A computed fold for a 74-nucleotide RNA from a Candidatus Desantisiibacteriota bacterium, annotated as transfer RNA. Lineage of the source: Bacteria > Bacteria candidate phyla > Candidatus Desantisiibacteriota. Rfam family: tRNA. Its family is annotated with triplet codon-amino acid adaptor activity in the Gene Ontology. The coordinates come from a structure-prediction model, not an experiment, and the mean pLDDT is 81. RNAcentral holds the sequence, with entries from ENA.
RNA sequence: GCCGACGUAGCUCAACUGGUUAGAGCACCUCACUCGUAACGAGGUGGUUACCCGUUCAACUCGGGUCGUCGGCU
Numbered sequence: 001g002c003c004g005a006c007g008u009a010g011c012u013c014a015a016c017u018g019g020u021u022a023g024a025g026c027a028c029c030u031c032a033c034u035c036g037u038a039a040c041g042a043g044g045u046g047g048u049u050a051c052c053c054g055u056u057c058a059a060c061u062c063g064g065g066u067c068g069u070c071g072g073c074u
Stems, first nucleotide, its partner, number of pairs: 001073007010026004019057001028044004050066005
């Protein structure tokens, strides 16, 4: 230099060829339980879906570009 894959919550990941509040587990907070703590139980907070532009009635999802990570080729 060229090619490809990936980027979603604090972490690990879903969301099936675009379809109407973006979810789960862990973590965190509150409550209950307990003599007390942990565990178990109930509830809750937390997201500019890496960034910009475009297509569309509608974009995490499609197209282009930028950045980053990983891999391959030279």